A computed fold for a 152-nucleotide RNA from Desulfocurvibacter africanus subsp. africanus str. Walvis Bay, annotated as FMN riboswitch aptamer (RFN element). Its mean pLDDT, the model's own confidence on a scale to 100, is 76. The same sequence occurs in records of 2 taxa.

[in-house]
Parts: sequence; C1' cells; structure tokens
RNA sequence: ACUUAUCCUCAGGGCGGGGUGAAAUUCCCCACCGGCGGUAUCCCGGCACGAGCCGGGGAGCCCGCGAGCGCUUUCUCCAGAGUGGAGGAAGGUCAGCAGACCUGGUGCGAAGCCAGGGCCGACGGUCACAGUCCGGAUGGAAGAGGGUACGA
Repeated sequence: ACUUAUCCUCAGGGCGGGGUGAAAUUCCCCACCGGCGGUAUCCCGGCACGAGCCGGGGAGCCCGCGAGCGCUUUCUCCAGAGUGGAGGAAGGUCAGCAGACCUGGUGCGAAGCCAGGGCCGACGGUCACAGUCCGGAUGGAAGAGGGUACGA
C1' cells in the first nucleotide's frame, strides 16, 4: 500500500397570520422547512517568495445514496379452479411511483459563488384535497464518531 472480526453511541426540519366554508394546520393569499456521502472560482485557520498546498465548514432542485410505496422471493389465511384478496417476513437485483433551475453578474473556468426570479417534497388516515397535523415509528436507515481484538 492494503486489510479482518466484533461491539457501542449518535443519526430530520417545518402552518404563524388572513380568506371561504357546516367542516380545511389539507383549498386560496401570505409564511415556514431542507437527511447522508461526493464535488467546490466561497468563508475560516495554517504553511509557502510564489504558482499553490494542507485542515475545517460550505448545494433541497449537479452526481450518487437512504427511509416510504411499488417490485421480486417466501410464509399463513380466505376465496377458488378463471392465478384473485388480506396479513406477515425477507431482498435491495429492478429504479417503476419519483422529485425539482433558470436568467444575469464575476471569473481562464460556475452544477456549487453573488443577485434576481422560479420549482420540488412517500404511503395510510382525516367532518375537505396535507412537505408542515395524526399513524406505521420507543421502527428502519444512508452514514458519522468511537471502543476492543488481529495481520502487515
């Protein structure tokens, strides 16, 4: 260089005001929120004569990932002989739902900076349609940090 096992801890924010109505934190006007890793012309610190280098921070809509639904596999029950329905478990192969950004400026260079204007947000529930309420969830998890043991 590379690299094994195991354990522990942590790991999501947001409806305030007004309107309509029998009823809305669900509609309308205004407002509010932004998980994890990567990238970095910005910020902080250090180093260097210097080009620059090192460390930390820095994107909801640039590249990926996660949770949810779907999907696949499987189990149980119901129905049944037309491959249907309900519930549970597992997988993370598939990437379907499934996501959303432009314009101007600066600059050698902008997807990330500055300015402006936009846009997006699982499933089930509900006296009325939900990113913000309730629920699965005292769950799971991208990952972050640390302990122990070991090879080199």
The source organism's lineage runs through Bacteria, Desulfovibrionia, Desulfovibrionaceae, Desulfocurvibacter and Desulfocurvibacter africanus subsp. africanus.
Rfam family: FMN riboswitch aptamer (RFN element). Gene Ontology term of the family: FMN binding.